[in-house]
A computed fold for a 356-nucleotide RNA from a Bacillota bacterium, annotated as Bacterial RNase P class A. RNAcentral records the identical sequence in 2 taxa. Its Rfam family is "Bacterial RNase P class A". Rfam describes the family as follows. Ribonuclease P (RNase P) is a ubiquitous endoribonuclease, found in archaea, bacteria and eukarya as well as chloroplasts and mitochondria. By type it is a ribozyme. A source record names the gene rnpB.

RNA sequence: UGAGACUGUCGGGCGGCCGCAGGCAGGGGCAGAAAUGCUUUCGUGUCUGAGGAAAGUCCGAGCUCCAUAGGGCAGGAUGCCGGGUAACGCCCGGUGGAGGCGACUCCAAGGAAAGUGCAACAGAAAUAUACCGCCCCUUCCCUUCGGGAGGGGUAAGGGUGGAAAGGCGAGGUAAGAGCUCACCAGCGGCAUGGCGACUUGUCCGCUCUGUAAACCCCAUCCGGUGCAAGAUUGAUAGGGGAGUAUAUGUGGCGGCCCGUCACGCUCCCGGGUAAUCGCAUGAGCCCCCAGGCAACUGCGGGCCUAGACAGAUGGUCGUCCAAGACAGAACUCGGCUUACAGACAGUACUCAUCAG
Numbered sequence: 001u002g003a004g005a006c007u008g009u010c011g012g013g014c015g016g017c018c019g020c021a022g023g024c025a026g027g028g029g030c031a032g033a034a035a036u037g038c039u040u041u042c043g044u045g046u047c048u049g050a051g052g053a054a055a056g057u058c059c060g061a062g063c064u065c066c067a068u069a070g071g072g073c074a075g076g077a078u079g080c081c082g083g084g085u086a087a088c089g090c091c092c093g094g095u096g097g098a099g100g101c102g103a104c105u106c107c108a109a110g111g112a113a114a115g116u117g118c119a120a121c122a123g124a125a126a127u128a129u130a131c132c133g134c135c136c137c138u139u140c141c142c143u144u145c146g147g148g149a150g151g152g153g154u155a156a157g158g159g160u161g162g163a164a165a166g167g168c169g170a171g172g173u174a175a176g177a178g179c180u181c182a183c184c185a186g187c188g189g190c191a192u193g194g195c196g197a198c199u200u201g202u203c204c205g206c207u208c209u210g211u212a213a214a215c216c217c218c219a220u221c222c223g224g225u226g227c228a229a230g231a232u233u234g235a236u237a238g239g240g241g242a243g244u245a246u247a248u249g250u251g252g253c254g255g256c257c258c259g260u261c262a263c264g265c266u267c268c269c270g271g272g273u274a275a276u277c278g279c280a281u282g283a284g285c286c287c288c289c290a291g292g293c294a295a296c297u298g299c300g301g302g303c304c305u306a307g308a309c310a311g312a313u314g315g316u317c318g319u320c321c322a323a324g325a326c327a328g329a330a331c332u333c334g335g336c337u338u339a340c341a342g343a344c345a346g347u348a349c350u351c352a353u354c355a356g
Stems, first nucleotide, its partner, number of pairs: 001352004005347006012320007020049006026042001027040005051326001055337002058335005063226001065224002070258004075222005080094005095109001096107004110217002115215002117211003131158002133154009166184002169181003185207001187205002189202003193198001230277003239269006249263005284303004289298003
C1' cells in the first nucleotide's frame, strides 16, 4: 500500500412558518366558607413523541383468566462439555469434526454391541458370498503341450460397486487366509492430564459396512389461553321458546384415565351497551469501580425516553449533505431469522507486496 476477518455506529442534521397526539401546569365553568373536587379543543405555557429491524409470529417468559389444584399415559421439544440468564431451541467459553494459506466460519454433535426397517442400479453375492480364478485327489482323452468329468480345499488375485467386511509389506502354505511377524486404523481394557466433553501413552484381541432431520432406545424439559386476555361501571326485558339431564347424572379442568370442583347443560328468537380501567417505572437505559478469558454479576451515581383507538409526529421554505435503502409501535420484554442504497469508526487481528 492492497485484499480480507471480527466488532460497533449513523441511516439524516440545523433554522423559520403553519399543523397533530399525550403528560404537567395554568385559564374558564360548576359545587364549596375555604382547602379541594368535578368538568372543559381554552391549544395559554412547557416537556415528550416509531425501528435496527417496529417485520416474521419462530422460541422463551412477565401479566391475565380457566382454577381450588394434582398424579399418570399419550404427545411434543432439545440433544458434546462447562458456565450465563427470569427462562429459552438463546448467549459465552471449550472439546470433537468440516471448510479456509490464514485471521476465522460452520455443525440436526447422545446411542448401530436393545430391537425393527432401508440401502436403487451394477454385480455371483449387500448380514454374508463363489462369476472368472488358484491348489490337491481320482478318472477319461491326447505323441507332447494340454483338455473334459467327479470329489475336496480356498477367499490372497481379477471384475461390478460408494461399500465385498480391517489396511499395507514380508514370511509361511498343496494353494491361500491375522495363520505368524513389523508398521498403522478402529473398538474395548489399563494408566496419565482435565470439573467435564476429551487428550496422551501402553497392552490385548483381529474386528460382519452405512443409515436414527428412518421407527426406536436413553437423558433433560413441557398445562392451556391470550390485551379481540381480563376487570369495573352503566343500560336493557331478573324477556320468550325448544331439547336434554337430574347424583349410578351432566358440565369445567388442551387429548385420555384417575382425581377434583360446580349443580345444571345445549340451541333459537328478541332487546340493550360498547364508556373507563388494563395502558406503560420496566427481569428499563447510561456512566464509574470491583470480580470474571468472556457471556455476565455486584456496589454506587445519573436519567424518565410514544401510549393512539379507524388509529397522533405532517406540510412548506432555506441551508449542510453520502443519506435515495429496508421500512410505522397497538400488552410488555429477552432472543433467533429475514430485508437493507449509502457513509463511518475500531482491533495488543490475518495474508500478499514493497521499503528501511